[in-house]
Context: one part of a larger RNA
Molecule: small-subunit ribosomal RNA, 5' domain
Organism: uncultured bacterium
RNA sequence: AGCGAACGCUGGCGGCAUGCUUAACACAUGCAAGUCGCACGGGCAGCAAUGUCAGUGGCGGACGGGUGAGUAUCGCGUAGGAACGUAUCCUGAGGUGGGGGACAACCCUGGGAAACUGGGGCUAAUACCGCAUAUGGACUGAGGUCCAAAGCAGCAAUGCGCCUUGGGAGCGGCCUGCGUCCGAUUAGGUAGUUGGUGGGGUAAAGGCCUACCAAGCCUGCGAUCGGUAGCUGGUCUGAGAGGGCGAUCAGCCACACUGGGACUGAGACACGGCCCAGACUCCUACGGGAGGCAACAGUGGGGAAUAUUGGACAAUGGGCGCAAGCCUGAUCCAGCAAUGCCGCGUGGGUGAAGAAGGUCUUCGGAUUGUAAAGCCCUUUCGACGGGGACGAUGAUGACGGUACCCGUAGAAGAAGCCCCGGCUAACUUCGUGCCAGCAGCCGCGGUAAUACGAAGGGGGCUAGCGUUGCUC
Numbered sequence: 001a002g003c004g005a006a007c008g009c010u011g012g013c014g015g016c017a018u019g020c021u022u023a024a025c026a027c028a029u030g031c032a033a034g035u036c037g038c039a040c041g042g043g044c045a046g047c048a049a050u051g052u053c054a055g056u057g058g059c060g061g062a063c064g065g066g067u068g069a070g071u072a073u074c075g076c077g078u079a080g081g082a083a084c085g086u087a088u089c090c091u092g093a094g095g096u097g098g099g100g101g102a103c104a105a106c107c108c109u110g111g112g113a114a115a116c117u118g119g120g121g122c123u124a125a126u127a128c129c130g131c132a133u134a135u136g137g138a139c140u141g142a143g144g145u146c147c148a149a150a151g152c153a154g155c156a157a158u159g160c161g162c163c164u165u166g167g168g169a170g171c172g173g174c175c176u177g178c179g180u181c182c183g184a185u186u187a188g189g190u191a192g193u194u195g196g197u198g199g200g201g202u203a204a205a206g207g208c209c210u211a212c213c214a215a216g217c218c219u220g221c222g223a224u225c226g227g228u229a230g231c232u233g234g235u236c237u238g239a240g241a242g243g244g245c246g247a248u249c250a251g252c253c254a255c256a257c258u259g260g261g262a263c264u265g266a267g268a269c270a271c272g273g274c275c276c277a278g279a280c281u282c283c284u285a286c287g288g289g290a291g292g293c294a295a296c297a298g299u300g301g302g303g304a305a306u307a308u309u310g311g312a313c314a315a316u317g318g319g320c321g322c323a324a325g326c327c328u329g330a331u332c333c334a335g336c337a338a339u340g341c342c343g344c345g346u347g348g349g350u351g352a353a354g355a356a357g358g359u360c361u362u363c364g365g366a367u368u369g370u371a372a373a374g375c376c377c378u379u380u381c382g383a384c385g386g387g388g389a390c391g392a393u394g395a396u397g398a399c400g401g402u403a404c405c406c407g408u409a410g411a412a413g414a415a416g417c418c419c420c421g422g423c424u425a426a427c428u429u430c431g432u433g434c435c436a437g438c439a440g441c442c443g444c445g446g447u448a449a450u451a452c453g454a455a456g457g458g459g460g461c462u463a464g465c466g467u468u469g470c471u472c
Stems, first nucleotide, its partner, number of pairs: 001471003005468005012344006018337002020302001025300003029297002034059003039056002042053004066255003075180007084172003089168008097131001099129002106121006136147004151160003181227003188218003193215008230252004234245004257278005280291004308334001310333003316330001317328004347377004357368004381413001383408005391399001416461005421442003427456005437444002
């Protein structure tokens, strides 16, 4: 000098920030991802227009939000590389012909306590499957072979789509050089191990996997093992070099009760998806089921310690939708906390009889002290009353009757904490008597203690002041 701090005493206001550093401990409750009827057929309501409800279908749930467990690693940082992918978006070329069979919903019926589930029958589509065509694309033994499509709205113009393909943008996967903590009281480690060939696999290079062949590969420039740790931009300190840290904000990574696995998909091996196993909790008719806050609030627990089960989608942004719009604990706000930084206030002027009181005293006085009172003013902040935004280019304001402005009253409602032996700024009296106690170091206290306790006085900082912890 600094802090995501805590503790003690104290506490007026505002702005802006920040707020589980510990148990990646367990979680009641609510909410946090839906949307589209302009893809489709139904149920219900309605005279109808239409509305609504599940279902099929599409897009999105791979973003956003959280956490730091694991990880010493191409994880991150930086500089490069070649063998790749990419929904939506932009841009170019071409196409959108003609058919088919189902399955939900619905109806009938069954099982089950429930979760849920079985059978039969009907049906639509932008759902599914052949055929045709092939600008083009894929494969190729260079002869050839294979590969598409969907419609909807509108009176129409047209709009939104669909299929194949080239390019782009942005994004992502992979590889490499260099850098990246401590321990040698860890010295050898390694069999898919190192390389090759054939094969497989992937979007893609590759022992990534597999068969065979060779015997390599790493290591004292520290391999392996053990410990610790998310990395960075940064941040704190310091003249710098350096050292410490990696909260908030931003980039990357990893994780989502623990372990494993794949499915779907452009993208996941998927926080609020699925399956299996395990621990735990709950329901049960004992046959069987349900769950996963490291989302936002909140609860218990742990702890020295860390907030509201708030408001709004008004703005910014995201998802869906032609749109109207719906959803959005992202976000924007409000609440709590002196946790921090910054600003302001608790009054200003005058006022000597140097009042009273207190304290000290050599009893003369000194000091508190212009301090108070008194007199003259002011009204910041706060209070009360009135007006009242910007943020919103046309509409729409949670914040908010907020900020801000005007007015009214009245010094009125607003000061503490630590220290005073030296270091170190500030001294006396009383009490105590190696006791009680103080203490960062030196050290004080055993009868005159500036060092303990109280008082008066003084010094320092100030809505704070001290203490403790940690870093330089």